RNAcentral holds the full RNA, with entries from ENA. The part of an RNA shown here (large-subunit ribosomal RNA, domain II) has 686 nucleotides and comes from Ulva mutabilis. The organism belongs to Ulva, within Eukaryota. Rfam family: Bacterial large subunit ribosomal RNA. The prediction has a mean pLDDT of 82.
Context: one part of a larger RNA
RNA sequence: GCCGGCGACUUAUAGGUAGUGGCCAGGUUAAAAUAACUUUUUGGAGCCAAAGCGAAAGCAAGUCUGAUAAGGGCGUCUGUCACUAUUUAUAGACCCGAACCCGAGUGAUCUAACCAUGGCCAGGAUGAAUCUUGGGUAACACCAAGUGGAAGACCGAACCGACUGAUGUUGAAAAAUCAGCGGAUGAGCUGUGGUUAGGGGUGAAAUUCCAGUCGAACUCGGAGCUAGCUGGAUCUCCUCGAAAUGUGUUGAGGCGCAGCGGUUGAUGACGGGCUAUUUAGGGGUAAAGCACUGUUUCGGUGCGGGCUGCGAAAGCGGUACCAAAUCGUGGCAAACUAAGAAUACUAAAUAUGCUUUCCAUCAACCAGUAAGACAGUGGGGGAUAAGCUUCAUUGUCAAAAGGGAAACAGCCCAGAUCACCAGUUAAGGCCCCAAAGUGAUGGCUAAGUGAUAAAGGAAGUAAAAAGGCAAAGACAACCAGAAGGUUUGCUUAGAAGCAGCCAUCCUUGAAAGAGUGCGUAAUAGCUCACUGGUAGAGCCUUUUUGCGCCGAAAAUGAACGGGGCUAAGUCAUCCGCCGAAACUGUGGGUUACAGUUAAAAUACUGUUACGGUAGAGGAGCGUUCCGUUAUAGGGUGAAGUUAAAAUGUGAAUUUUAAUGGACGAAACGGAAGUGAGAAUGUCGGC
Numbered sequence: 001g002c003c004g005g006c007g008a009c010u011u012a013u014a015g016g017u018a019g020u021g022g023c024c025a026g027g028u029u030a031a032a033a034u035a036a037c038u039u040u041u042u043g044g045a046g047c048c049a050a051a052g053c054g055a056a057a058g059c060a061a062g063u064c065u066g067a068u069a070a071g072g073g074c075g076u077c078u079g080u081c082a083c084u085a086u087u088u089a090u091a092g093a094c095c096c097g098a099a100c101c102c103g104a105g106u107g108a109u110c111u112a113a114c115c116a117u118g119g120c121c122a123g124g125a126u127g128a129a130u131c132u133u134g135g136g137u138a139a140c141a142c143c144a145a146g147u148g149g150a151a152g153a154c155c156g157a158a159c160c161g162a163c164u165g166a167u168g169u170u171g172a173a174a175a176a177u178c179a180g181c182g183g184a185u186g187a188g189c190u191g192u193g194g195u196u197a198g199g200g201g202u203g204a205a206a207u208u209c210c211a212g213u214c215g216a217a218c219u220c221g222g223a224g225c226u227a228g229c230u231g232g233a234u235c236u237c238c239u240c241g242a243a244a245u246g247u248g249u250u251g252a253g254g255c256g257c258a259g260c261g262g263u264u265g266a267u268g269a270c271g272g273g274c275u276a277u278u279u280a281g282g283g284g285u286a287a288a289g290c291a292c293u294g295u296u297u298c299g300g301u302g303c304g305g306g307c308u309g310c311g312a313a314a315g316c317g318g319u320a321c322c323a324a325a326u327c328g329u330g331g332c333a334a335a336c337u338a339a340g341a342a343u344a345c346u347a348a349a350u351a352u353g354c355u356u357u358c359c360a361u362c363a364a365c366c367a368g369u370a371a372g373a374c375a376g377u378g379g380g381g382g383a384u385a386a387g388c389u390u391c392a393u394u395g396u397c398a399a400a401a402g403g404g405a406a407a408c409a410g411c412c413c414a415g416a417u418c419a420c421c422a423g424u425u426a427a428g429g430c431c432c433c434a435a436a437g438u439g440a441u442g443g444c445u446a447a448g449u450g451a452u453a454a455a456g457g458a459a460g461u462a463a464a465a466a467g468g469c470a471a472a473g474a475c476a477a478c479c480a481g482a483a484g485g486u487u488u489g490c491u492u493a494g495a496a497g498c499a500g501c502c503a504u505c506c507u508u509g510a511a512a513g514a515g516u517g518c519g520u521a522a523u524a525g526c527u528c529a530c531u532g533g534u535a536g537a538g539c540c541u542u543u544u545u546g547c548g549c550c551g552a553a554a555a556u557g558a559a560c561g562g563g564g565c566u567a568a569g570u571c572a573u574c575c576g577c578c579g580a581a582a583c584u585g586u587g588g589g590u591u592a593c594a595g596u597u598a599a600a601a602u603a604c605u606g607u608u609a610c611g612g613u614a615g616a617g618g619a620g621c622g623u624u625c626c627g628u629u630a631u632a633g634g635g636u637g638a639a640g641u642u643a644a645a646a647u648g649u650g651a652a653u654u655u656u657a658a659u660g661g662a663c664g665a666a667a668c669g670g671a672a673g674u675g676a677g678a679a680u681g682u683c684g685g686c
Base pairs, nucleotide, nucleotide: 001686002685003684004683005682006681011091012090013089014088015087016086017085018084019083020082021081022080023079026048027047028046032042033041052059053058062074063073064072065071094232095231097229101222102221103220104219105218106217112196113195114194115193116192117191118190119189120188121186123155124154131146132145133144134143135142159183160182161181163180164179165178166177167176198214200210201209207216235620236619237618238617239616240615245258246257247256248255249254259369260368261366262365263364264363265362266361267360268359275351276350277349278348279347280346281345288337289336293333294332295331296330298328299327300326301325304322305321306319307318308317309316310315372397373396374395375394376393377392378391379390380389381388402413403412404411417588418587419586420585422584423583424582428578429577430576431563432562433561437575439574440573441572442571443570444569450565456550457549460547461546462545463544464543465542466541467540468539469538477534478533479532480531481530483507484506485505489501490500513528517526518525589610590609592607593606594605595604596603621675623672624671625670626669627668628667633663640659641658642657643656644655645654646653647652
């Protein structure tokens, strides 16, 4: 891991509610007794109800409050005893699961320390004190040689340890192996026996060790501790069907109440819901505005101040500085509003359609939910970031399958009762993959744009508008001219159209600036404006719009789903078709309601509804045992097993064949150890 068995809402007592039954001339017994073997008969103590109100005295269909004959509160309203179902409380209370806490015991054969008594430490090397001799000293001291054999001294086996690396890591081993490493006469190592015990011991101290267990050992018991936590919880069909919010909480992943769901009943047709139109309301949002509260641009006037002049001071002046206030001008605001929508909300009317209850309210009982997610819209937070966060509102998912979006809970279409080899459509599509147009008309695009992005850039291209020039010749190109006063004046070393400053005239002429650019030291030179000619038809500028271009860099490999496409791209108009579990058709089932039939159950007809998690309700299937039952059946083959077929909406049932070899249905009732795929479930097998 698989297979098989086992495996989780029970039982008791006491309440609530619903249903069924008995009695209602109220209901009923408890303990106990009797008889007796699961029943009878006694037993009325007691309990509920029949009258309530008040703290009570008390009064009583009333009573209490009260000064009250008022008002108000509670009453004036029939059950009871069983059984069944459900729910609540108390108990282990659906099952499994702690870490802990407490009590009583067992442990120092591991290990820590200590006590008693024993044992062990190859070999080598170094050479302290002492002593002896010699030297030396006044005597010591001191020096030398020898002797000697000290040391928590040295090197290094046994022994003890454990610093490094590798191997090992389902190991050879729940701590080892290999190669190196440290101590190795000492605070050394070690055998045997003993002592110290858990709120404790022991500790050269690490919370270390106390039998693979140590921030409090182990065993049994309290004990099924408790677990607002995690996991698990077993047959079927039918009807309805949520919530992820408010509020309170030592509350935030839990609870209480409310909200939203279910079941039953009552009341409301003057009800409820939808659509359309209309009426009557209040508003202070969007937008807007600047009278108010604030903020703010520029200008005018300029309180006051600064600077400054005069003056001995008082004071009198000036000012291109700042600037209150005020006037004009132009803006801004969630916590500004003289004014103010659309929606929404409240109430009502009319019309239409639906509804024989859908809707609302009330009562009783039973819940679950109180982690929500994304999308659109309006806001806050953030960076007008986030598949971010937090509100409001709507939708979907949650609890919703089907079609589309290549794939894709939350987007678009659409809400699956069942069957059908029938039809029509929605979104979206119609060249091939792949159902349906290689459809029509008129444009645009040339970028494979058509999948993805900005500021910005550009004689891309198409369309529109405006203003100019042009056969008296435009635009572009080519030929020619582009002069004189004058090198204007100033400045300057120079300044001659062309460093800079001022001015910017006149003449000739078809035209020519006191000069557009290059250039020179300054001149010169080239060129432009401007003019004539050649040639002969449109040209120039600005604005707007459609579709394109550049801007455009990401990590394994191309990135419209692919092929591929110049339409099979894109814009507009039009006609067809495809396309879903939508709608329709045909047939079947069930819910609710109504009608008919019927004593009722039921049957028939009509209308309606039938996605569904948590959850509520209804109806059933099967298993074991018991009663009827000493059952029907059964070696001419029971149960069980295997296979097939049939029936039923299903749980399942029946039949047949084989196997099996002795038990054992159905029906109507009753009682439960009553249904497994999940619990790191549990036991067994493989």